[in-house]
Molecule: transfer RNA
Organism: bacterium
This record gives sequence, C1' cells and structure tokens, in this order.
RNA sequence: GGGCCUGUAGUUUCAAUGGUAAAACAUUCCUCUCCAAAAGGAAGGUUCCGAGUUCGAGUCUCGGCGGGCCCG
Repeated sequence: GGGCCUGUAGUUUCAAUGGUAAAACAUUCCUCUCCAAAAGGAAGGUUCCGAGUUCGAGUCUCGGCGGGCCCG
C1' cells in the first nucleotide's frame, strides 16, 4: 500500500425482512437481618463520528476513526 470482518449500557451480548432499543452481570437505592452476606424489588444508564437514502436507520449506502485477520 491492497483486501476482508467488526464497532449497541461500565462489561458480555440480543434486536425476522428497516417500524417503540433489550437481557444478564455490574452500579445506586429499598426490603429482609442485631450487623453483614445471600435472596427479593426498584431506578439510572446505550446504537463510534459525519453525511446520504427513506414517512421511518442499530439495521441499507458513502466517507472518517478504532479494533482484528490476510496479502504484498
């Protein structure tokens, strides 16, 4: 330099064929307890960035950035 794959919550991952973004763990609070742990309940928090297509984009297209693999 060229090609392919990939990026969703703090972490690991869902999200038919474009139609309300979600689970588990973690965090905070509450219940329980003499206290703590365990258990149960509740809450907050997210689509890497920019543009395009579309009534509507996490999803499709283009560019950029990050990560991984291969070729030279």